[in-house]
């Protein structure tokens, strides 16, 4: 540094997520070693046990172990001595007690606390034990008193009497250097001794000074909430007193009313604070473990006492809770010290070791005490460092993965060979507290050591196989519905490495609170007006002065540690010393005067006034006026009227509607009228008059920065709406009716109530918007219209508004805006920070209500949005085309029958095709075959291909052929006949057949896995490049525009120039003509006709008319030609749509079957039949039907398993016989095609129509015509008498009509493809249907209107809110009560007195109790909305003009969307 996710596709907006770094970390899985750190972040939750604070005997008295002395006396001994020993010395370990000093340090924890601590910087009104300097002094006297002993009480803790003792304990005097108090005289005020032979040391007491530590007191600074706005009574000051070491409402009295607040008081969360630690480029955010330094705390609360210091972690009292002993009377405790326990929790460790070092306390010392600290022990918790070999080895081993089967990965990896020994392991010396251990060396030996996680994209790394929207994966996007690089396993690979992933947190990325460094016309955002104006922020010009901000220069702080940069030690790092650099900061002093600021003086440009013009629906009020309307009342009048898309409810013979006449009433004010005015916005319109505000020009006369913006605040604010009184024509939410309609609570009608109007009051909101713009100033080209006010009047020209173009710059995602800015600056204000919950909910304020105004959260989505592009769409515009509709002609729909489909039946009725574009389709032809189906009944190497390996094979046998048997056939047995071919001298081989293996097979599935082919839009005029240009892209130009074509066909304009696939034309057939050439054509031939080649048609020529911008184009007409304007018809189908069709026509991937889903064979079936649809025929009849008669006239095209003349037979259908012909020759077929023509009969009728349906007989194909052909003959004679909606075909040789022939085919057209004959009518036109193509325009559509998409209902989940209650917490407030304490009053005793003990009291006071609230939680029957979930139910409100334009604001109304009134807006 960025990336990934909104779209079809693109730009910007904007949220979400990832890639780095860190952690007192946990969890998985895995673990060789060594060093430095580090280890209860949870319940400040209980703790057994042991230790953490002593120490001085050189302050005292006293007990004494030892040791050693004198020693009366006594025993025994002959002695000499031995023993034993009252007493009394000396030494004195080691001790409870008195008493010094320390037990306020050391170590623990973060409950508490938000002006409190802390930090950083200053004060003045204080104290200090032990240390340090200085200066005097240490002199005398006493009485207790513990231990100690006797004794009493009690379980016990201990208490409590008598009796005696000492001190460096304690109290007097004495003395006063010095201190204190005092103007001063003068008062007052001290002590202690011990060791030592000495000397001297250690100490005592006053008091000086100083370090060092401590306590106060100040300023600045330190989280979140306004949905905490007022808050305080010792509260703010003063005077006296009291109390502290010390200043002070610190505390009493009095006295006064004051102090704090939007710069946030009070109030409610949260929180120990710093150094710094993480992190970032930095600013910054976030944290505050461990190391330093402060604070607080020590079971809750509260108290003071001792002391130099404490309101005191291992003191004391008292109260509570709680745990323990108890003799039940009563006592003991306080690990947030070290370790250890319970518990709690995702989670934190050894009841070690030693004072040897560092430090403390106490002694003179020796020393003794330190769970401070020094070590160890556990924990990959982190950091750092080391090892799990190293070099060589290719047959590229095996085995494993994978494959196109060929290899190809693993892979020098391994095996092998050759060297190393670090770490571990052993021994064995040396350091060390002689403890944990460490260091050396030596020995054997590759020996004892690698996991983790990932591989779609982001983000480095593919393959196979399992599964089959299943399991499952996922940090986002999303993967999974039978070929998954997304799941799971494996191979491989990538990345980290004794670790790896995975969670949770922080900060980065995030320029996504934007100071550095953002925005608000449309994405979120300018408040309705900012109209007036507080505060506050900001401000013309000039001079002085001050020196507050601001700037330099010195000092001072800003601790160390850390960070950083250099050096050093540990083998290296991590660690750890030692110097510097920093500590962006605070204070001082000294300076300097620009710039802001503050004084003070001046000035006129901003700003206001005067003065004189002026325009104008500006605002109040009053009073006038015509038109319309509606009612009334009278007159004429007579049958309607009044509404609609068409009705209809309504009014009307009781006289409507129309018409005259008077009359009442209420509203609104045509024309003029404008892109017009005015006003701060909402908003103002008939005419006069009053009374009012504001703008603008002139003139340059005053004032002298008086300004700008403005949180809070105060005014105004459309329409609905709400009170109370008037009014009340029309119009009209609601309401009643007709209608529409599937419903119509609507859109249309007809009546209609509030309402709309007027007067006082409220409310207070709009899309209150200029095409969503907040006010003020100053700068930056123009052009042009209006409106007001001047100067000059000649052109012209100055100011103030109100518009429009859309050019320069510039701006903008773009759309746009561009002197009315969204340009380029300054200056204040308001707003916004991802969609939805939600402008909702709770709470406050306001309001009669309606509701407005402030305004979240939990939960959920990964997007919601903006501009703009390409497309599809539209009950949008426009132009244009087509048998598209009109117009004409004929059908179809009904009948009867044939095909073919659905359904339906069946064993089976094989399969496929389903809007156009399936359905006389595939099949240009199902009796068996076909055949794919169905029953039965048979083969498994197969009915069919190919390799191999045995075997048989000219003797016998295989193959072939002809039989028999058994059978429905396949088929299985059997007999007989033929008997071999080819290659090689031979072995032996090859074709054949038999057995077996590989294999065949498969109309068995996926046309959504595919090739090929194929319909379809549509023969519609499109569909795209190339390169230029234009745009931030997507994309646009070109391909647009005028014209004109059947055409993107041409021309001409044009930022475009070519160009490619498409049209077009090249092809082929018919129409004339010319030339050759004539078999079989033709009676001839100068040519009918047939075959082959060629000519001919180009809008080329004339004329008119229209169009026109030069060239052009269109239309009529002539000439001329067969043919005139694409000549007529055919082939040919662009890019690409429908996952259109087809695996059964063929290929083919993958799946599935393999004695069967393969193969055969016999019947049977695809041809069923209440129905229903789509193609055809035939008809209903007289333009007709029978019958006669011969009067005509064709073409295309077929034929050897054929066409067949001709003759005979039979009513026919066809049979026998049979010439000719592989066809310009003979046959179909011709001496007749039919419709045509003519004669004759029918006479309108279920008929001489019509020809189903059944009966008998036959004919012919074929092994066979029953299930199931086809024809013939006779006889039967149904429905049917031109067809409801509704629908089709067709514009000239066409439509109708009428035969005629081929493919299939053994036989079987009414179908299908083709041929010719006769031969119409009509097109005003392009409004309307359907398709189609261009342009444009709208979109919330892109699966692209078969689209999106709203809201009730009804299911399941989920948070949250309300809600009768109801449960816990908190904190003050008021009462009552009320321990221990100090300090006050009172007594009593003691004592020379003071004092001191005891008793008692009052106030204060903690905890306890009761009380009104109040505030924060839980839980809560119901209830109301809201998210989100599935394929539910009902309707279609929005997106197109979405089918009544949308939407705001208000009201009403209704199953829902909604809907209707009134008034806005245009998006």
């Nucleotide at each position: 540094a960025g990336a990934g996710u909104u779209u079809g596709a693109u730009c910007c907006u904007g949220g979400c997520u990832c890639a780095g770094g860190a952690u007192g970390a946990a969890c998985g899985c895995u673990g060789g070693c060594g060093g430095c750190g580090u280890g209860c972040c949870u319940u400040a939750a209980g703790c057994a046990u042991g230790c953490a604070a002593g120490u001085c005997g050189g302050a005292c008295g006293a007990a004494g172990a030892u040791a050693u002395g004198a020693g009366a006396u006594g025993u025994c001994g002959c002695a000499a001595g031995a023993c034993a020993g009252a007493u009394u010395g000396u030494u004195g370990a080691u001790u409870a007690g008195u008493g010094g000093c320390g037990g306020a340090c050391g170590g623990g924890u973060g409950a508490g606390u938000a002006u409190a601590a802390g930090c950083a910087g200053g004060g003045a009104a204080c104290g200090u034990a032990c240390c340090u300097u200085g200066a005097a002094c240490u002199a005398u006297c006493g009485g207790a008193u513990a231990g100690c002993u006797c004794g009493u009480c009690g379980a016990a803790a201990g208490a409590c009497g008598g009796g005696g003792u000492a001190a460096u304990a304690c109290g007097g005097u004495a003395u006063g250097u010095g201190a204190u108090c005092g103007c001063a005289a003068g008062a007052u005020u001290a002590a202690a001794g011990u060791c030592g032979c000495a000397a001297g040391a250690c100490g005592g007491u006053u008091c000086u000074a100083g370090a060092g530590c401590g306590g106060c007191c100040c300023u600045g600074u330190u989280c979140c909430c306004a949905u905490c706005a007022g808050c305080u009574u010792g509260u703010u000051g003063g005077u006296a007193g009291g109390g502290u070491a010390a200043c002070g409402g610190c505390c009493u009295a009095c006295c006064a009313a004051g102090g704090c607040u939007a710069c946030g008081a009070c109030g409610g969360g949260u929180a120990g604070g710093g150094g710094g630690u993480g992190u970032g480029a930095g600013a910054g955010c976030a944290c505050g473990a461990c190391c330093c330094c402060c604070c607080a705390c020590a079971a809750u609360g509260g108290c003071a006492c001792u002391g130099a210091g404490a309101c005191a972690c291992g003191g004391g009292c008292c109260a509570u809770a709680c745990a323990c002993c108890u003799a039940c009377g009563g006592g003991u405790g306080g690990c947030a010290g070290c370790a250890a326990c319970u518990g709690g929790g995702a989670a934190u460790a050894u009841u070690c070791g030693g004072c040897a070092a560092u430090g403390g306390g106490c002694g003179a010392a020796a020393g003794c005490c330190u769970g401070a600290c020094c070590g160890a022990g556990c924990g990959a918790c982190g950091c750092c460092g080391c090892g799990u070999g190293a070099g060589g080895g290719a047959u590229g081993a095996a085995g494993u993965c994978u494959u196109u089967c060929g290899g190809g990965a693993u892979g020098u990896a391994a095996a092998c060979c050759u060297c190393u020994u670090u770490u571990a392991u052993a021994u064995a010396g040396c350091c060390g507290u002689c403890g944990a251990g460490g260091c050396u060396a030596u020995a054997a030996g590759a020996a004892u050591a690698a996991g983790c996680a990932c591989c779609u994209a982001c983000a480095a790394a593919c393959u196979a196989c399992g599964u089959g929207c299943c399991a499952g994966c996922a940090g986002u996007c999303g993967c999974g519905g039978u070929a998954a690089u997304a799941c799971g396993u494996a191979g491989g690979g990538u990345g980290c490495a004794a670790g790896c992933g995975u969670u949770a947190u922080c900060c980065g990325g995030a320029u996504u609170c934007a100071c550095u460094g953002g925005g608000c016309g449309u994405a979120a955002a300018g408040a309705g007006u900012c109209g007036u104006g507080u505060a506050g922020g900001u401000g013309g010009u000039a001079u002085a002065u001050u020196g507050c901000a601001u700037c330099g220069c010195a000092c001072u702080u800003g601790a160390a540690a850390g960070c950083c940069c250099g050096a050093g030690g540990c083998u290296u790092a991590a660690c750890c010393u030692c110097g510097g650099c920093g500590u962006u900061g605070g204070g001082u002093g000294c300076g300097a005067g620009a710039u802001g600021a503050a004084u003070a003086u001046a000035c006129u440009c901003g700003a206001g006034g005067g003065u004189g013009a002026u325009a104008g629906a500006g605002g109040a009020a009053a009073g006038g006026g015509g038109a319309a309307c509606u009612c009334a009342u009278g007159g004429u009048g007579g049958a309607g009227c009044a509404g609609u898309g068409a009705a209809a409810u309504g009014c009307g013979u009781u006289g409507a509607g129309a018409u005259c006449a008077u009359g009442a009433g209420g509203a609104a004010c045509a024309c003029c009228a404008a892109a017009g005015g005015c006003g701060a916005a909402g908003g103002c319109a008939c005419c006069u008059u009053u009374c009012u505000g504001g703008g603008u020009c002139a003139u340059u006369c005053c004032u002298g920065a008086c300004a700008c913006u403005g949180a809070g605040a105060c005014a105004c604010g459309a329409a609905a709406g709400c009170u109370a009184g008037a009014g009340g024509a029309g119009a009209g939410a609601a309401g009643c009716a007709g209608a529409u309609u599937a419903g119509a609570g609507a859109c249309c009608u007809g009546c209609g109530u509030a309402u709309u109007u007027c007067u006082a009051g409220c409310c207070c909101u709009a899309a209150a918007c200029g095409c969503a713009u907040g006010c003020c100033u100053g700068c930056u080209a123009g052009u042009u219209a209006c409106u007001c006010c001047g100067a000059a009047u000649u052109u012209u020209u100055g100011g103030a508004g109100c518009g429009a173009c859309g050019u320069a710059a510039g701006c903008u995602a773009a759309c746009g805006c561009g002197u009315u800015a969204a340009g380029c600056a300054g200056g204040c204000c308001g707003c916004c920070u991802g969609g939805g919950g939600a402008g909702u909910a709770c709470g406050a304020u306001c309001g009669c209500a309606a509701g407005a105004u402030u305004a979240a959260a939990a939960c959920u989505c990964a997007a919601a949005g903006g501009a703009a592009u390409u497309g599809a769409c539209g009950g949008g515009g426009a132009c244009c085309c087509g048998c598209a509709c009109a117009a004409u002609c004929g059908g179809u729909g009904g009948a009867g029958c044939g095909u073919g489909u659905g359904g339906u039946u069946c064993a089976a009725u094989u399969c496929g095709a389903g809007a156009c574009a399936a359905a006389g389709c595939g099949a240009a032809a199902a009796a068996c075959c076909u055949u794919a189906c169905c029953a039965a009944g048979u083969u498994u190497u197969g009915a069919c291909a190919u390799g191999c390996u045995a075997c048989c094979g000219u003797u016998u046998u295989a193959a072939c052929c002809c039989g028999c048997u058994a059978g429905a056939a396949a088929u299985a047995g059997u007999g007989g006949g033929c008997u071999a071919u080819c290659c090689g001298c031979a072995a032996g081989g090859a074709u054949g057949g038999u057995a077996g293996c590989a294999c065949a097979g498969c109309u068995g599935c996926u046309g959504c896995a595919u090739g090929g082919c194929u319909g379809u839009c549509g023969u519609c005029a499109g569909c795209u490049c190339g390169u230029g240009c234009c745009g931030u892209g997507g994309g646009g130009u070109g391909u647009u525009c005028c014209a004109u074509u059947a055409a993107g066909u041409u021309g001409g304009a044009g930022a475009a120039c070519g160009a490619g696939c498409g049209c077009a034309a090249c092809c082929c057939g018919u129409a004339u003509c010319c030339g050759a050439u004539g078999u079989u054509a033709c009676a001839a031939g100068u040519g009918u006709c047939a075959u082959c080649g060629g000519a001919g048609a180009c809008u080329g020529c004339c004329c008119u008319g229209g169009u026109a911008u030069u060239u052009u184009c269109c239309a009529g007409g002539g000439a001329g030609g067969a043919a005139g304007g694409a000549a007529c018809g055919g082939a040919c189908g662009a890019c690409g749509u429908c996952a259109a069709g087809u695996c059964a026509g063929c290929a083919c991937g993958g799946c599935g079957c393999u004695u069967a889903u393969a193969a055969c064979u016999u019947g049977g079936g695809u041809u069923a039949c209440a129905c229903a649809c789509a193609c055809c025929c035939u008809a209903c009849a007289a333009u007709g039907g029978c019958g006669a008669a011969u009067a005509a006239c064709a073409a295309u095209g077929g034929g050897a398993u054929g066409c067949a003349a001709g003759c005979c037979g039979g009513u026919a259908a066809c049979g026998g016989c049979a010439a000719g012909c592989a066809a310009a020759u003979c046959c179909c077929c011709a001496g007749u095609a039919a419709a045509u023509u003519u004669c004759g009969c029918c006479u309108c009728a279920g008929u001489u129509c019509a020809g189903a349906u059944u009966g008998a007989g036959g004919u012919c194909u074929g092994c066979a015509a029953c299930c199931c052909g086809a024809c013939c003959u006779c006889a039967u004679g149904a429905a049917g008498u031109c067809g409801g909606a509704a629908u089709c075909g067709a514009u000239a040789g066409u439509a109708a009509u009428c035969g005629c022939g081929g493919a299939u085919c053994a036989g079987a057209a009414g179908g299908c493809c083709g041929c010719g004959g006769u031969g119409a009518a009509u097109a005003c036109g392009u409004u309307c249907u359907c398709g189609g193509g261009u342009c444009u325009u709208g979109u919330a559509c892109a699966c692209a209107c078969c689209g999106c998409c709203c809201g009730u209902c009804a299911a399941g989940c989920c948070a949250a809110c309300a809600a009768a209650g109801u449960u816990g917490g908190a904190g003050g407030c008021g009462g009552c009560c009320g321990a221990a304490g100090a300090g006050c009053c009172c007594u009593u005793c003691u004592u020379u007195a003071a004092u001191g003990c005891a008793g008692g009291g009052a106030g204060c006071u903690a905890a306890g109790c009761c009380g009104a609230a109040u505030u924060c939680a839980g839980c809560g029957a119901u209830g109301g909305g809201g998210a989100c979930u599935a394929a539910g139910u009902c309707g279609u409100a929005a997106c197109a003009a979405g089918g009544u334009a949308u939407c705001c604001c208000u009201a009403g109304c209704c199953g829902a969307a909604g809907c209707u009134g009134g008034g806005g807006a245009u998006g």